Model confidence (mean pLDDT): 76 of 100.
This is a predicted structure of a 104-nucleotide RNA (SAM-I/IV (S-adenosyl methionine) riboswitch aptamer) from a Pseudomonadota bacterium.
Rfam family: SAM-I/IV (S-adenosyl methionine) riboswitch aptamer. Gene Ontology terms of the family: regulation of gene expression and S-adenosylmethionine metabolic process.
The sequence was found by an Rfam model in a public genome assembly.
RNA sequence: ACCCGGCAUCAAGAGUGGGCCACGAGGCCUCGCCAACCUGCCGACCCAGGCAAGGUGGACACCCGAAAGGGGAUGCGGCUGACACAGCAACCAAGUGGGCCCUG
Numbered sequence: 001a002c003c004c005g006g007c008a009u010c011a012a013g014a015g016u017g018g019g020c021c022a023c024g025a026g027g028c029c030u031c032g033c034c035a036a037c038c039u040g041c042c043g044a045c046c047c048a049g050g051c052a053a054g055g056u057g058g059a060c061a062c063c064c065g066a067a068a069g070g071g072g073a074u075g076c077g078g079c080u081g082a083c084a085c086a087g088c089a090a091c092c093a094a095g096u097g098g099g100c101c102c103u104g
Stems, first nucleotide, its partner, number of pairs: 006076005015031001017030005033058002037055003040051003045099004062071003078088003
């Protein structure tokens, strides 16, 4: 990188901003916004919760079906380097509850 598969979610939420392209549908850039899926942080470990900082995603809306179910979408960190188990950044936010126990 490609192929196959697995798990979770599809509730809610969010600009009649600026610019460019297009006859138009619509597309692109930018600023702002929404959202806790991954990473990180909230002293350590576990559970819960929180924080939009790093990485995705979203901003008309999942579609078909009576149902079962099927299909589809998103996520399951990023960057650099490398034939390697190597290295780097992650907030001026939140800074909690419980368990555990003494390690740090």